The RNA shown here (transfer RNA) has 71 nucleotides and comes from Ministeria vibrans.
Rfam family: tRNA. The family's RNA type in Rfam is transfer RNA.
The organism belongs to Ministeria, within Eukaryota.
RNA sequence: GAUACAAUAAUUUAAUGGUAAAAUAUUGAUUUCAUGAGUCAAUUAUUUAGGUUCAAUUCCUAAUUGUAUCC
Numbered sequence: 001g002a003u004a005c006a007a008u009a010a011u012u013u014a015a016u017g018g019u020a021a022a023a024u025a026u027u028g029a030u031u032u033c034a035u036g037a038g039u040c041a042a043u044u045a046u047u048u049a050g051g052u053u054c055a056a057u058u059c060c061u062a063a064u065u066g067u068a069u070c071c
Base pairs, nucleotide, nucleotide: 001070002069003068004067005066006065007064010024011023012022013021018054026042027041028040029039030038047063048062049061050060051059
């Protein structure tokens, strides 16, 4: 320098155009003599900037970061 892939919650993963799901974690309540486990509830996310579309995590372009291959 070229090519390909990836980026979603504090963490690990879903969602292939119809408005973001779950688990773990954290907090509170309940339970217990106490802790843990269990039950219920709550909080936190689409890397950035544009474009297409009635509508974008999803499609297109560029940038950033990371990984791999080639030179």